[in-house]
Predicted 3D model of a 363-nucleotide RNA (Bacterial RNase P class A) from Dyella psychrodurans.
The prediction has a mean pLDDT of 79.
It is recorded under the gene name rnpB.

RNA sequence: GGAGUCGGCCGGACAGUCGCGUCGCGCGCGAGCGCAUCGAGGAAAGUCCGGGCUCCACAGGGCAGGGUGCCAGGUAACGCCUGGGCAGCGUGAGCUGACGGCCAGUGCAACAGAAAGCAAACCGCCGAUGGCCCGCAAGGGCACAGGUAAGGGUGAAACGGUGCGGUAAGAGCGCACCGCGCGCGGGGACAACGCCGCGUGGCACGGUAAACCCCACCCGGAGCAAGACCGAAUAGGGGAACGAUAACGCGGCCCGCGUUGUUCCCGGGUAGGUUGCUGGAGCCAGACGGUGACGUCUGGCCGAGAGGAAUGACUGUCGCGCCGCAAGGCGUACAGAACCCGGCUUACAGGCCGACUCCACCU
Numbered sequence: 001g002g003a004g005u006c007g008g009c010c011g012g013a014c015a016g017u018c019g020c021g022u023c024g025c026g027c028g029c030g031a032g033c034g035c036a037u038c039g040a041g042g043a044a045a046g047u048c049c050g051g052g053c054u055c056c057a058c059a060g061g062g063c064a065g066g067g068u069g070c071c072a073g074g075u076a077a078c079g080c081c082u083g084g085g086c087a088g089c090g091u092g093a094g095c096u097g098a099c100g101g102c103c104a105g106u107g108c109a110a111c112a113g114a115a116a117g118c119a120a121a122c123c124g125c126c127g128a129u130g131g132c133c134c135g136c137a138a139g140g141g142c143a144c145a146g147g148u149a150a151g152g153g154u155g156a157a158a159c160g161g162u163g164c165g166g167u168a169a170g171a172g173c174g175c176a177c178c179g180c181g182c183g184c185g186g187g188g189a190c191a192a193c194g195c196c197g198c199g200u201g202g203c204a205c206g207g208u209a210a211a212c213c214c215c216a217c218c219c220g221g222a223g224c225a226a227g228a229c230c231g232a233a234u235a236g237g238g239g240a241a242c243g244a245u246a247a248c249g250c251g252g253c254c255c256g257c258g259u260u261g262u263u264c265c266c267g268g269g270u271a272g273g274u275u276g277c278u279g280g281a282g283c284c285a286g287a288c289g290g291u292g293a294c295g296u297c298u299g300g301c302c303g304a305g306a307g308g309a310a311u312g313a314c315u316g317u318c319g320c321g322c323c324g325c326a327a328g329g330c331g332u333a334c335a336g337a338a339c340c341c342g343g344c345u346u347a348c349a350g351g352c353c354g355a356c357u358c359c360a361c362c363u
Stems, first nucleotide, its partner, number of pairs: 001359010012318007020039002024035004041334001045345002048343005053223004065219005070084005085099001086097004100214002105212002107208002122152002124148003129145002131142004160178006179203001180201007188193001227275004237266006246260005282301008319332005
C1' cells in the first nucleotide's frame, strides 16, 4: 500500500418563525388563554419464539396434540446468548451446522446403468473343469456351459486402500502395513469428547428420521377489546303498601286469584365515564467476580402514555454525498409507539471506532 474477518457505535447539528399532544401552575362564569415541562426507534416493523400481568380452568397421574434435541453455563424464561466438543468450508483472521436414535419395526430412492439392498456379468479378462473341432501324440483352436467385481463404462452412491503372494483369470482367497467396526484398560476433561495401549473381527455394519416411528425433556386456555370500579335516559324484571272494587280473564254464577292504576324500595344489563397505564427483569457511570454470556455492590437519573388520530412544517447557516472548471444545483436512508419486557428475523443513504488475518514492497 492492497485485500479481508470480527465486534461496538452514530444515523444529521444550531438558530428563528408558525403549529400539535400530555402533565403542572395561573387567569377566566364558560369557550378558552398565558407560562413552564416532556414528547418515537435501532429497528417503534413482522407478530415468529419466550416471560411478566389479568381472568377462566385445575388433587395427582396418564392418553392425545404441539415443540425442542452434542456438552456445560447464563437468564424470569426461551427455539435466545456465551464458552467448549465434533463435522464441513476458508491459506488465514474466522464462518456455517434441527448435531439423539435407521444392529425396535415400517416405508422411500427420480434419471442413468447389465446390476441399487443381504445387488449385478454390458464391454473386458479367463475358459483350469465339462463340451465341440483339428492332430497318431505332445498340443492347438472355438467361446457353448461356466468362472471372474482386478480394468472400462453408468451413477449422489457399485460392498475398504497400497503392496506381495496366489490363480486359468480373479477375489481379504492368504499375508504385511494403513484404515474401519467391536470389546477392555489407562490417564485428561464437570461433561460432550479426545489421546495412548492391548485384544479381537477379514471387514461394511449403505443412504434417508425438517419420513412414519422410538427415546429424553418441556408445554392448561384466552388475551389490555385481559380485568376492576362507577353508572344513566328509555324499556323491562322482583317485592311491599294503597285502591270506588270500575273493566277484562279463570267455559254459566258466588268467593277468590291474576292483569290494567298510584306511591315507595331492590337488583341486573346497555350508552357513557374512571382505572388498568407505565418507576421498570429500567437507564447512565464506576468498582469487583467471571475466558465470556452475565452477576453483585455503590452513586446518580426519570425519558411518550393517546381518541385509531399529537410527536410536525418552513427559512437561514453548517455537516455529509453526487454533478459541475467555477458560480452553483440536486439529494440527505429505512421507517413511526398503543399493556410492558427479553430475543429472533427483516428493512436501512452514509459514516465513525477498536481488535485481528493474508499478500506485496522497504528498512
Taxonomically the source falls in Dyella (Bacteria, Pseudomonadota, Gammaproteobacteria, Rhodanobacteraceae). RNAcentral holds the sequence, with entries from ENA. Its Rfam family is "Bacterial RNase P class A". By type it is a ribozyme.